[in-house]
RNA sequence: CUAGGUGGUCGCUGGCAGAGCCUAUCUGCAAGAGGAAAGUCCGGACUCCAGACGAAUAGGGUACCGUGGAAGAGCAAUCAAUCACGGGGGGCGAAAGCCCAUGGAAAGUGCCGCAGAAACAAAACCGCCAGCCUUUUUAAGACUGGUAAGGGUGAAAACGUGAGGUAAGAGCUCACGCACGUUUUUAGCAAUAAAUUCGUGGGGUAAACCCUGCCCGGAGCAAGGCAAAGCAGUGUGUUAUGGUUAUUCGUCCCAGAUUGACACACGGGUAUGCCGCAUAGAUAAAUGGCUGCCAUGUUUGUCACUAGUUGGCAAACAACAGAAUCCGGCUUAUUGGGCAC
Numbered sequence: 001c002u003a004g005g006u007g008g009u010c011g012c013u014g015g016c017a018g019a020g021c022c023u024a025u026c027u028g029c030a031a032g033a034g035g036a037a038a039g040u041c042c043g044g045a046c047u048c049c050a051g052a053c054g055a056a057u058a059g060g061g062u063a064c065c066g067u068g069g070a071a072g073a074g075c076a077a078u079c080a081a082u083c084a085c086g087g088g089g090g091g092c093g094a095a096a097g098c099c100c101a102u103g104g105a106a107a108g109u110g111c112c113g114c115a116g117a118a119a120c121a122a123a124a125c126c127g128c129c130a131g132c133c134u135u136u137u138u139a140a141g142a143c144u145g146g147u148a149a150g151g152g153u154g155a156a157a158a159c160g161u162g163a164g165g166u167a168a169g170a171g172c173u174c175a176c177g178c179a180c181g182u183u184u185u186u187a188g189c190a191a192u193a194a195a196u197u198c199g200u201g202g203g204g205u206a207a208a209c210c211c212u213g214c215c216c217g218g219a220g221c222a223a224g225g226c227a228a229a230g231c232a233g234u235g236u237g238u239u240a241u242g243g244u245u246a247u248u249c250g251u252c253c254c255a256g257a258u259u260g261a262c263a264c265a266c267g268g269g270u271a272u273g274c275c276g277c278a279u280a281g282a283u284a285a286a287u288g289g290c291u292g293c294c295a296u297g298u299u300u301g302u303c304a305c306u307a308g309u310u311g312g313c314a315a316a317c318a319a320c321a322g323a324a325u326c327c328g329g330c331u332u333a334u335u336g337g338g339c340a341c
Base pairs, nucleotide, nucleotide: 001337002336003335004294005293006292007291008290009289010288012032013031015029016028017027018026019025034320038331039330041329042328043327044326045325046220047219048218049217051252052251053250054249055248056247057246059216060215061214062213063212064087065086066085067084068083072079073078088102089100090099091098092097103211104210108209109208110205111204112203125151126150127147128146129145130144131143133141134140135139159177160176161175162174163173164172178201179200180199181198184195185194186193187192224275225274226273227272233266234265235264236263237262238261239260240259241255242254243253296318297317298316299315300314301313302312303311304310305308
C1' cells in the first nucleotide's frame, strides 16, 4: 500500500418503473458496510441557548526548547489539539539503548509506615569529656554539666575529604571539593553547557492541596426545525421586580402591576408523523445463506530431479471484525500478499 475474482440458486432493504383486489401484494432494473466502521482520546464542520457590552470570581485546559503539521477558519499572511521529527535536562543500564504528566519545595499547608533518641528546625540509645561523691581502688558505679566527630536504626539523620584546634568535640578555623542561588564571558535561534564572581549550607514529595505564566461562553444529531393532537391546574414556603446554558456586579435595552421570580409536594395531558439524513441511510435496526470454478498463502501426503522451503498433483484451512450527522488525526485488534528501511 492492498483487502481476491467470476458464476448459479434462495432470501433481505430502501429507490425507480410497471401491474394489481389500487389495502395486502407481484414483476423487472440498477444499487447496498471498513482499514479500522471499534475506542470516544484530540481538533473541526453544523445546530441551539442567548437583548448588547464590560469586569471580577468560580471552573476547565496547558506547562523544557525548536521545527513540521490534517480537517477546518481566514481576502491573504497565518492560526490549528492529539501527534510527528530533532535537541536540552533527568532516571535506569557495563553498553547498545529504554523511560519521563520535563514551570515552582527559597510564598504557605499537608504527607514520608515500621525501625530509630529523633523524620523538618525534629535529637541523645550506645558512646566521648569534665566536675563531684561512693565502693570490692589504678578500676567501676550514681548524680550534674558539656558534646554530636565514632557506633546503632532507616530509603533518607544538620554537605564531603583532610588538617589544625579542643577537656572531649563541632564549619569552630583553614585548604580542596559538592549542591543551590547569582555576576560576567564564550558557544548555541533556544532550552542549556563550560569557565568565572559573590553568597548560602538539613532531605524527598506538587497525575498531594497550592503558587505562577498563558489560553478558554455553554451544550450537543437523544443538537435542532416543522406539522398534527391534547390538557388543568392546586397547595405550601421564600422573595420584591424579571430577562444573557456558571455566579455576581456595572452601563444600556426590553417586558410587566388583574404583577414578577424561585423552591418543594400533589395532580392532568402528550411522547405521533415529516425533516435534519447523504451515490447504503436503517430505526430494534437491511447489505445475507448455500454452492461451482479460478487466484494467493499455510500445512500434510505423494511423484519427479537440477536435491531446493524447486516443480507437478491431491486434501484441509484461511484474520480482526459491522455503518447510524459528517470530516481530519491519534490509539487499540488483526489474516494473507506486495514494497521500503
A computed fold for a 341-nucleotide RNA from a marine sediment metagenome, annotated as Bacterial RNase P class A. Model confidence (mean pLDDT): 76 of 100. The RNAcentral record of the sequence draws on MGnify. Its Rfam family is "Bacterial RNase P class A". Rfam classes the family as a ribozyme. Rfam describes the family as follows. Ribonuclease P (RNase P) is a ubiquitous endoribonuclease, found in archaea, bacteria and eukarya as well as chloroplasts and mitochondria. Rfam links the family to the GO terms tRNA processing, ribonuclease P activity and dimeric ribonuclease P complex.